The prediction has a mean pLDDT of 80.
Predicted 3D model of an 88-nucleotide RNA (c-di-GMP-I-GGC riboswitch aptamer) from a Synergistota bacterium.
[in-house]
RNA sequence: UCCGCAAGAGGGCAAACCCGCCGAAAGGCGGGGACGCAAAGCCACGGGUCUUCCGUCCAAGGGGGCGAUGACGGCCGGGCCGCCGGAG
Numbered sequence: 001u002c003c004g005c006a007a008g009a010g011g012g013c014a015a016a017c018c019c020g021c022c023g024a025a026a027g028g029c030g031g032g033g034a035c036g037c038a039a040a041g042c043c044a045c046g047g048g049u050c051u052u053c054c055g056u057c058c059a060a061g062g063g064g065g066c067g068a069u070g071a072c073g074g075c076c077g078g079g080c081c082g083c084c085g086g087a088g
Base pairs, nucleotide, nucleotide: 001087002086003085004084012037013036017032018031019030020029021028022027035074041080042079043078045077046076047075048072049071050070052068054067055066056065057064058063
């Protein structure tokens, strides 16, 4: 520098679900728990999905479009850093 086909550590993270707290919601945090993960470490930069305490338009039925707000990094891409192993 490149690679992750193979291995995955008395090492790391932790889906669903349950409990508590926060939030209007999406969802978040802590504890339990493991479906999985080789960046499931960090960053909302592009796309995507989701939300509605808010604005606006349409509809007039419960809703829908656009904007705005926020959420998701375990949806895809991008950026930064790094463990282990292999090759040079």

Rfam family: c-di-GMP-I-GGC riboswitch aptamer. Its family is annotated with cyclic-di-GMP binding in the Gene Ontology. NCBI's taxonomy places the organism under Bacteria, Thermotogati, Synergistota. Of the family's consensus pairs, 95% are formed in the model.